A computed fold for a 339-nucleotide RNA from a marine eukaryotic metagenome, annotated as Bacterial RNase P class A.
The sequence is in RNAcentral, with records from MGnify.
The coordinates come from a structure-prediction model, not an experiment, and the mean pLDDT is 76.

RNA sequence: GUAGAUUGGGUGAUCGCUCCAUAUUAUAUGGGGAGGAAAGUCCGAGCUCCAUUGGGCAGGGUGCUGGCUAACGGCCAGGCGGGGCAACCCGACGGAAAGUGCAACAGAAAAUAAACUACCUCUGAAUAGAGGCAAAGGUGAAAUGGCGAGUUAAGAGCUCACCGCUUUAAUGGUGACAUUGAAGGCAUGGCAAACCCCACUCGGAGCAAGGCCAAAUAGGAGAACCAAGAUAGCCCAGGUCGUUCUCGGGUUGGCUGCUAGAGGCUACAAGUAAUUGUAGUCCCAGAUAGAUGAUCACUGUCUCCAUAGAGAGAUACAGAACUCGGCUUAUAUAUCUAC
Numbered sequence: 001g002u003a004g005a006u007u008g009g010g011u012g013a014u015c016g017c018u019c020c021a022u023a024u025u026a027u028a029u030g031g032g033g034a035g036g037a038a039a040g041u042c043c044g045a046g047c048u049c050c051a052u053u054g055g056g057c058a059g060g061g062u063g064c065u066g067g068c069u070a071a072c073g074g075c076c077a078g079g080c081g082g083g084g085c086a087a088c089c090c091g092a093c094g095g096a097a098a099g100u101g102c103a104a105c106a107g108a109a110a111a112u113a114a115a116c117u118a119c120c121u122c123u124g125a126a127u128a129g130a131g132g133c134a135a136a137g138g139u140g141a142a143a144u145g146g147c148g149a150g151u152u153a154a155g156a157g158c159u160c161a162c163c164g165c166u167u168u169a170a171u172g173g174u175g176a177c178a179u180u181g182a183a184g185g186c187a188u189g190g191c192a193a194a195c196c197c198c199a200c201u202c203g204g205a206g207c208a209a210g211g212c213c214a215a216a217u218a219g220g221a222g223a224a225c226c227a228a229g230a231u232a233g234c235c236c237a238g239g240u241c242g243u244u245c246u247c248g249g250g251u252u253g254g255c256u257g258c259u260a261g262a263g264g265c266u267a268c269a270a271g272u273a274a275u276u277g278u279a280g281u282c283c284c285a286g287a288u289a290g291a292u293g294a295u296c297a298c299u300g301u302c303u304c305c306a307u308a309g310a311g312a313g314a315u316a317c318a319g320a321a322c323u324c325g326g327c328u329u330a331u332a333u334a335u336c337u338a339c
Stems, first nucleotide, its partner, number of pairs: 001339006009299007017033007035317001039328002042326005047206004053237005059202005064078005079093001080091004094197002099195002101191002116137002119132005145163002148160003164186001165184008210256004220247006229241002263282008300315005
C1' cells in the first nucleotide's frame, strides 16, 4: 500500500418503563428488552387478498461462460477488455453484413464521402490549362488498416516481411476462449447507456395486506348495462356470480395478523470458493402516540501535559414497527489475518 474479518464500551448500586411465565393477581418471584447498518426503499422472496383455467398481442427486466441460492439486477470461480510499478480494482461484457437514425462547428470530404495546401508529367513567355496522386501537411473526437523496405515521373497493398482482419483446420478446455498451422491483399469506420434484432424471464396490489368482535346509521337516492362488470392494458376460448358509476349518511373502538424461523451458534465432512450435508445445542424485543431509560461511583480505549499522576479533554454513524436474502450510503477508536 491492497484485500478481508472482528469491535462498536464494561461492572456495581438505587429508582423507573415494557413483554412473557407462575402465583396468594391494585402485588410478588423469575426470565427477556434497539443495529452493523435498524438507514435508503434500490432489487428479490415468504405471507395475505383479487372466483378460476389456457393461449396470444403489447409492455417490462436481464444480457460473456460455468456454478450457488427460495429467488434476484445478488454471490463465487473463470474468460476477454481497460486502469495500476505491484498486490489488486473496474466493466451498461449478445448483434453494426436485417433495417432506420445520429455525429454541431471546422474541414475538399463524415460513409451513395472525396481533393484545400502541396507533389509529379505535358503545353505555354507568364497568369494559367490538361492529366496523375492520396504517401506528406492542414481541419477535426474520428479522414481510404499500422510500421518498415522496394517499385514509381511522383505516389499507392502496387509488391514483400511482420502485426491486424476474414475464412478454415488441429490441439487443450463442460464452456466463454486460448495456442499453433494454412489460404486470402482483405475494409465503408464509430455509436445499440439510439430506435431495433436475438436469447432468457415476468399477473397485480400490499400488514395502512387480510380475518374476527362490538357499535352506529338512511335495509338512502339517481343513472347505465343484460353478457356489460369482476386488482396494470387489449383480444380469443372455457367457466362462476347480477354488476358498474355518481351523490349523500354512519362507524374512525377492540382483538388478531405479531414473531420457533429458507433461524442462531459449535464441531465434522464434501467442494478452489460461493455453499451444501450430518450431529449437537440455544430461544435472543413485540411496542401501538408508540417501552428498551435516568442518576451516582469505579473502570476500558485514545490524545495532551513534564519521564511519570489520585490531572485535563475526547469517546463515531446512529433507534425495531410483518419477516427474511442482497445491494448502496454513513461510520470515532481499537485488534487480527493474508498478499